Notes
Model confidence (mean pLDDT): 84 of 100. SAM riboswitch aptamer (S box leader) from a soil metagenome, 119 nucleotides, folded computationally.
């Protein structure tokens, strides 16, 4: 920078010892032990691998590609809360005199940032 995915899933233990959920703004976790480091379990299936089904492929068949479903050695990842919400556009509904423009809580949707993986 493309490209795909991010509402499911999965944590004990030594060591330390005050932070942590990227950043803002909430809201949470956290001496009954936060960050980090190690061990050790476990999620998961993106890449590697394997079966098997199924499509294309050929004259025909297989090889090779694309689909699915299982499976998980290995290469990453991840194991409080949807990526904890939000935050900008748009549509939409309550309320505030309240049609509109404005606040202010809600709701759908799409984006921006963000991870993570492939390349």
């Nucleotide at each position: 920078c493309u490209c795909a995915u991010c509402g499911a899933g999965a944590g004990g233990g030594g060591c330390a010892g005050a932070g942590g959920g990227a950043a803002c703004g909430g809201c949470c976790c956290g001496g009954u032990g936060a960050a980090g480091c190690c061990c050790c379990g476990g999620c998961a299936a993106c890449c590697c691998c394997g079966u098997c089904a199924u499509g294309u492929g050929c004259a025909g068949g297989a090889a090779g590609c694309g689909u699915g479903a299982c499976g998980a050695c290995g290469g990453u990842g991840c194991c409080a809360a949807u990526u904890c919400c939000g935050a900008c556009u748009c549509g939409u509904g309550g309320c505030g005199a309240g049609a509109g423009c404005c606040g202010u809580c809600g709701c759908g949707a799409g984006a921006a940032a963000g991870a993570u993986g492939a390349g």